The part of an RNA shown here (small-subunit ribosomal RNA, 5' domain) has 508 nucleotides and comes from an uncultured bacterium. Its Rfam family is "Bacterial small subunit ribosomal RNA". The coordinates come from a structure-prediction model, not an experiment, and the mean pLDDT is 86.
[in-house]
Context: one part of a larger RNA
C1' cells in the first nucleotide's frame, strides 16, 4: 500500500447493485415452509333445476354435483438449511465397470383373455382424560389374489462365430414368469375411433452405485501397527465386484518414499495479495460430500437407511384424570442465550422453476420483490458567477500590522438530488403485475433541506498562542512532559480524505 461477511468511536443528504450469527451443530413460544389427482374407486351429498305432495314449516322422487374424510396413484429421496463429523477414493483430475442399477422422458417390437376373495370409508357395540384403540356387519376400484397366453426375457443344456480371466453375439431344445382400466366423439348398440394410462422386451437419454492412477495440512518430543488382520477354498448376501459376512485352511499384510498414533480441517471452481514464483483463504455464487436433538435400526420405494416418515434407547421440554401420551427451526420469519457483532414474526405466486392433474387449477418462506443496517462497491449532491472599504467577530503581533479572506454580506443566476402537484410503463405478442402509482416523464416554488472526521516533532503533507509543569497526559517506532512544550489540553490557522473519517483485528 491492498483486501475484509468485520467490529468500535465521532459524524451522516440521496440513489443503484450487492451483502448481513464468522460466537452456542445452544434451547426454542407462534405462524407458515409438500402436496395433488373425482378423467382410478365406493359412500355421503350443500346450492340449483324439474315433477309430485303439503298442515305452507317443509317433505318425497329424478337430475345435479360443493366441501370435508376414506381406499388408491404419483410426489414427498427434489427444492431449502448446516459444516458437527470426516486426513477419507471425502474432494479434484484422468480412467475402468466383460462387476452394475435407473421412476418419470424419447424411439422401436408385442400384448392386455378368463375368474376370485377381501379391507377402509359407512352402520352397530365397547374401552380411554387424551393420544387413540378393539370387536361385529355391508361395499368399490388403475387396491389384492388365482388361472391362461408368451413377441421379447429369466435359468439350464447343445452348436457356431468373436474374444480369451470370468464373457459377447447368433441358432436350436427344455423351464419359469405379465397386464387395468378411464374420458370425449360416432354408432346399425355388435362396436369403431382418438387421447391418457397398463404389461413384457430391446435401445436411447439422464441420474447414480462400485473400482483404480495421480494431487492437495501439522507433529518423530508419535516407531512400530494389524487377527477379519493378509491371502486361498466354499457358501451367503448385494443392482453389482469384494473379508462385505460366515465356515475351514495357510501365515500373512503395512511401515523411515513416515505405517500407527495425536492435533487441526468439509473439498473444489474460486477469492485476496503479489511483477511473477509464491503465500493466505474456501463468506456470498456454482459443483461434490456430510449431517438433521444424541446413538442405533430397518420398513416402503426406481431411488432413503429418509430434516418437516417409522421403531428402539438416551438427555431435555410439554400435557395428564398418574394409567399414559406429545415434541425436535443446522427450512422462512421470529424469541431467549452466548457475543465486539449480523435483519422483517412483510407482499406475491405476476415472472422463472418444481410437484400433482387430460385440463381448469391447486400447492410452492424455492423464487420474484419489498423492509432494516454507510456493512461494501459505484454514482450524485450539499450550489454557480460577481463581490475590498479587504466589514464585523476571532486568532497572532515587533502594536506598525498580519491571518481567517472572495471567505461572508450584497448583487446577478441555476434547480441536479430531496420535498410538493400531475401523468405513467417494460417485465406478459390474447387474459393475468407482488414489485407499484415504483422506475421514468412533466410542472411550479425556493439557495432553499444536506459536512464531517483525522492529523500538523521526525518517519509524513501541515505552526503559532495560552494552560499545564516528569503532574495531567501522548505514543506505530524513535520518543515527548521536571516553567517559554510546533510532541500533553484548548483555541486560531493549516494539511489530508470526504458521506464518510479514524482506531482495532486478520491476511498478502
Nucleotide at each position: 500500500g491492498g483486501a475484509c461477511g468485520a467490529a468500535c468511536g465521532c459524524u451522516g443528504g440521496c440513489g443503484g447493485c450487492g451483502u448481513g450469527c464468522u460466537u452456542a451443530a445452544c434451547a426454542c413460544a407462534u405462524g407458515c415452509a409438500a402436496g395433488u389427482g373425482g378423467a382410478g374407486c365406493g359412500a355421503c351429498g350443500a346450492a340449483c333445476c324439474a315433477g309430485g305432495c303439503u298442515u305452507c314449516g317443509g317433505c318425497c322422487u329424478g337430475g345435479g354435483g360443493c366441501a370435508g374424510a376414506g381406499c388408491c396413484g404419483c410426489g414427498a429421496a427434489c427444492g431449502g438449511g448446516u459444516g458437527a463429523g470426516u486426513a477419507a477414493c471425502a474432494c479434484g483430475u484422468g480412467g475402468g465397470u466383460a462387476a452394475c442399477g435407473u421412476g418419470c422422458c424419447c424411439c422401436g417390437a408385442u400384448g392386455a383373455c378368463c375368474g376370485g376373495g377381501a379391507c377402509a370409508a359407512c352402520c352397530c357395540g365397547g374401552g380411554g382424560a387424551a393420544a387413540c384403540c378393539c370387536g361385529g356387519g355391508c361395499u368399490a376400484a388403475u387396491a389384492c389374489c388365482g388361472g391362461a397366453u408368451g413377441u421379447g426375457c429369466u435359468c439350464c443344456c447343445c452348436u457356431c462365430a468373436c474374444a480369451c480371466c470370468a464373457g459377447u453375439g447368433a441358432g436350436g431344445g427344455g423351464u419359469g414368469g405379465a397386464a387395468a382400466g378411464g374420458a370425449a366423439g360416432c354408432u346399425u348398440c355388435g362396436g369403431c375411433c382418438u387421447c391418457c394410462g397398463c404389461a413384457u422386451c430391446g435401445g436411447g437419454a439422464u441420474c447414480g452405485g462400485c473400482c483404480c492412477g495421480c494431487g492437495g495440512c501439522c507433529c518423530a518430543u508419535u516407531a512400530g501397527c494389524u487377527u477379519g488382520u493378509u491371502g486361498g477354498u466354499g457358501a451367503g448376501g448385494u443392482a453389482a465386484c469384494g473379508g462385505c459376512u460366515c465356515a475351514c485352511c495357510a501365515a500373512g499384510g503395512c511401515u523411515g518414499c513416515g505405517a500407527u498414533g495425536g492435533g487441526u480441517a468439509g473439498c473444489u471452481g474460486g477469492u485476496c495479495u503479489g511483477a511473477g514464483a509464491g503465500g493466505a483463504u474456501g463468506a456470498u455464487c456454482a459443483g461434490c460430500c456430510u449431517c438433521a436433538c444424541u446413538g442405533g435400526g430397518a420398513c416402503u420405494g426406481a431411488g432413503a437407511c429418509a430434516c418437516g416418515g417409522c421403531c428402539c434407547a438416551g438427555a431435555c421440554u410439554c400435557c395428564u384424570a398418574c394409567g399414559g401420551g406429545a415434541g425436535g427451526c443446522a427450512g422462512c420469519a421470529g424469541u431467549g442465550g452466548g457475543g465486539a457483532a449480523u435483519c422483517u414474526u412483510g407482499c406475491a405466486c405476476a415472472a422463472u422453476g418444481g410437484g400433482g392433474g387430460a385440463a381448469a387449477c391447486c400447492c410452492u418462506g424455492a423464487u420474484g420483490c419489498a423492509g432494516c443496517g454507510a456493512c461494501g462497491c459505484c454514482g450524485c449532491g450539499u450550489g454557480g458567477g460577481u463581490g475590498a472599504u479587504g466589514a464585523a467577530g476571532u486568532c497572532c503581533u515587533u502594536c506598525g500590522g498580519g491571518a481567517u479572506g472572495u471567505a461572508a454580506a450584497g448583487c446577478c443566476c441555476u434547480u441536479u438530488c430531496g420535498a410538493c402537484g400531475g401523468g405513467a410503463a417494460c417485465g406478459a405478442u390474447a387474459a393475468u403485475g407482488a414489485c407499484g402509482g415504483u422506475a421514468c416523464c412533466c410542472g411550479g416554488a425556493g439557495a432553499a433541506g444536506a459536512a464531517g472526521c483525522u492529523g500538523c516533532g521526525g518517519c509524513u503533507a501541515a505552526c503559532u498562542a495560552c494552560g499545564u509543569g516528569c503532574c495531567a497526559g501522548c505514543a506505530g517506532c524513535c520518543g515527548c512532559g521536571g516553567u517559554a512544550a510546533u510532541a500533553c489540553g484548548u483555541a486560531g490557522g493549516c494539511a489530508g480524505c470526504a458521506a464518510g473519517c479514524g482506531u482495532u483485528g486478520u491476511u498478502c